[in-house]
Context: one part of a larger RNA
RNA sequence: GGAUGAACGCUAGCGGGAGGCUUAAUACAUGCAAGUCGAGCGAGAAGGUGACUUCGGUCACCGGAAAGCGGCGCACGGGUGAGUAACGCGUACGCAAUCUACCCCCUACUGCGGGAUAGCCCCGGGAAACUGGGAUUAAUACCGCAUAGUCCAACUACGCUGCAUGGCGUUUUUGGUAAAGAUUUAUUGGUAGGGGAUGAGCGUGCGUACUAUUAGCUAGUUGGUGGGGUAACGGCUCACCAAGGCGAUGAUAGUUAGGGGGCGUGAGAGCGUGAUCCCCCACACGGGUACUGAGACACGGACCCGACUCCUACGGGAGGCAGCAGUAAGGAAUAUUGGACAAUGGGCGAAAGCCUGAUCCAGCCAUCCCGCGUGCAGGAUGACGGCGCUACGCGUUGUAAACUGCUUUUGGACAAGAUGAAACCCUUCCAUUUAUGGGAGCUUGACGUUAUUGUCAGAAUAAGCACCGGCUAACUCCGUGCCAGCAGCCGCGGUAAUACGGAGGGUGCAAGCGUUAUCC
Numbered sequence: 001g002g003a004u005g006a007a008c009g010c011u012a013g014c015g016g017g018a019g020g021c022u023u024a025a026u027a028c029a030u031g032c033a034a035g036u037c038g039a040g041c042g043a044g045a046a047g048g049u050g051a052c053u054u055c056g057g058u059c060a061c062c063g064g065a066a067a068g069c070g071g072c073g074c075a076c077g078g079g080u081g082a083g084u085a086a087c088g089c090g091u092a093c094g095c096a097a098u099c100u101a102c103c104c105c106c107u108a109c110u111g112c113g114g115g116a117u118a119g120c121c122c123c124g125g126g127a128a129a130c131u132g133g134g135a136u137u138a139a140u141a142c143c144g145c146a147u148a149g150u151c152c153a154a155c156u157a158c159g160c161u162g163c164a165u166g167g168c169g170u171u172u173u174u175g176g177u178a179a180a181g182a183u184u185u186a187u188u189g190g191u192a193g194g195g196g197a198u199g200a201g202c203g204u205g206c207g208u209a210c211u212a213u214u215a216g217c218u219a220g221u222u223g224g225u226g227g228g229g230u231a232a233c234g235g236c237u238c239a240c241c242a243a244g245g246c247g248a249u250g251a252u253a254g255u256u257a258g259g260g261g262g263c264g265u266g267a268g269a270g271c272g273u274g275a276u277c278c279c280c281c282a283c284a285c286g287g288g289u290a291c292u293g294a295g296a297c298a299c300g301g302a303c304c305c306g307a308c309u310c311c312u313a314c315g316g317g318a319g320g321c322a323g324c325a326g327u328a329a330g331g332a333a334u335a336u337u338g339g340a341c342a343a344u345g346g347g348c349g350a351a352a353g354c355c356u357g358a359u360c361c362a363g364c365c366a367u368c369c370c371g372c373g374u375g376c377a378g379g380a381u382g383a384c385g386g387c388g389c390u391a392c393g394c395g396u397u398g399u400a401a402a403c404u405g406c407u408u409u410u411g412g413a414c415a416a417g418a419u420g421a422a423a424c425c426c427u428u429c430c431a432u433u434u435a436u437g438g439g440a441g442c443u444u445g446a447c448g449u450u451a452u453u454g455u456c457a458g459a460a461u462a463a464g465c466a467c468c469g470g471c472u473a474a475c476u477c478c479g480u481g482c483c484a485g486c487a488g489c490c491g492c493g494g495u496a497a498u499a500c501g502g503a504g505g506g507u508g509c510a511a512g513c514g515u516u517a518u519c520c
Stems, first nucleotide, its partner, number of pairs: 001520004006516005013372006019365002021330001026328003030325003035072003040069002047062006079283003088208008098200002103196008111145004121134005151176004157170005181188002209255003216246003221243008258280004262273004285306005308319004336362001338361003344358001345356004375406004385397005412456005420447001426441006464509005469490003475504005485492002
């Protein structure tokens, strides 16, 4: 000199863009953050219309709430960095050892049956959370049978080929496993097989902090055979057999730490760092376990143990903000219990649409970067005042002020007023292999009393902070008297202090200026 997720002191006019718990992965009141589908299913409240009525109500039709079964989603999105020195990450390869819901393409099929169960109804238990029994009912829920292949398993033979185990194609025989309907008849779903896309899993080379005042470590340990297990290879696991495996090219142990793209600095080499944004990993009160599922060993799922908090009728129950706000605590220190789904994206749905603290916006904070303003021109008896001096005077503050003219950024008042919106739906037209594409009309804005523009009056609403001995730009007076104090280094202060404190003047930067901390 540069830089910062900064803090502190003094000061503070505006706008644009960005950023905002670095500490206690401490504890959390309250609200919201994941639902959706009636075009899978049964049933059906309120309400409306009509008929009947003993005026209590009953029946029929329309209607469609809340709930239930079922499907898909909840494994994404969002948060945090505790753990991890590791194939965790980065990079480059490999899987002849693998899986992949939804999506796209191709092929074939979608036949016949069955028994339940929630809901509703009845009877209970419990303070509650919740729960028991009976009767009865549906399905794209569940089960059985059929049919089937280039699918699966075993067997037979042949060809091509490779990096070893082998791979691919053809072939013989035997055995085995499917399906679901809805419907406005347009479609859309379901099952099996193949391919693609996407995502994931696994293996390997190289790279990846400090300590030798850590030198030896290891029994599922290293390898083999055989079972088991997995989507898949493998001591992944188990039985048996062998005695191996790693290590000064640093094993093991200890300490520290999420990794990378990047970011800061530097001419570079390098050094430091890993906030915001993107990719990967790990975690979800601490620890463990599996279930469901295409995918989890699952932040707002389940079970168990533990700590803590809460409710209780004392029998028993409930909970997990490292989601968005917010609270307490800790701390030098970090924001609103805001608006909207209008846009982008996501889930479900045929769609309308619903949900979305993702997201888009707004609020707070000079925290940072950038921009603008606080006026411009004229104006000398060089006014008054202040300060200084060689003191009846002069110098300086200083064209500075007053005064005259001008302008109106900004601020105030009034008025106009966007881009972000194009779609979906509906109506209609055209093309066409009626998958679909294109044109026209219609509709939709949280921000928004926005941005922006115009008019009006009026210099009106707007300057501080640090420093002035040398380094280092900027000097005098007074006070103090090794005192009080200053200080980054050298050093100032003991009676003429440009170094302390005040004043006048000056220098530097400027809505900021200094100090502290850290890095280069």
Small-subunit ribosomal RNA, 5' domain from Neolewinella marina, 520 nucleotides, folded computationally. The prediction has a mean pLDDT of 84.